RNAcentral holds the sequence, with entries from Rfam. A computed fold for a 103-nucleotide RNA from a Syntrophomonadaceae bacterium, annotated as Glycine riboswitch aptamer. The coordinates come from a structure-prediction model, not an experiment, and the mean pLDDT is 81.
RNA sequence: AUGACGCCGUUGGAAGAGUCCUGUUUUGCAGGCGCCGAAGGAGCAACCGUCAGGUUUGGUCGACUUGCGGGAAACUCUCAGGUACAAGAACCAUUGGCGGACA
Numbered sequence: 001a002u003g004a005c006g007c008c009g010u011u012g013g014a015a016g017a018g019u020c021c022u023g024u025u026u027u028g029c030a031g032g033c034g035c036c037g038a039a040g041g042a043g044c045a046a047c048c049g050u051c052a053g054g055u056u057u058g059g060u061c062g063a064c065u066u067g068c069g070g071g072a073a074a075c076u077c078u079c080a081g082g083u084a085c086a087a088g089a090a091c092c093a094u095u096g097g098c099g100g101a102c103a
Base pairs, nucleotide, nucleotide: 005099006098007097008096009095011093012092013091018033020032021031022030023029024028034083035082036081040079041077042076043075047070048069049068051067052066053065054064055063056062
């Protein structure tokens, strides 16, 4: 529930970084050096765990500690992607559809 929330679309807004160099079948591709983070992807802090071990205790709970697992991003990485315009673009707003309490 006259719909939280999720997914897919419409419309509008939407940053950053060489119109670099070389080759070539020339707006396409390949190679090279530099750079960017907001497609996608990856990493982890506090905290949590009826997981395993240790310390404390007469013993348990609890507490502390070591490991393991869970655990966020616009932070970090730069694999991928990007690096004039165009296209794309996280995210915000809007709206349509599908699902329906999974939030």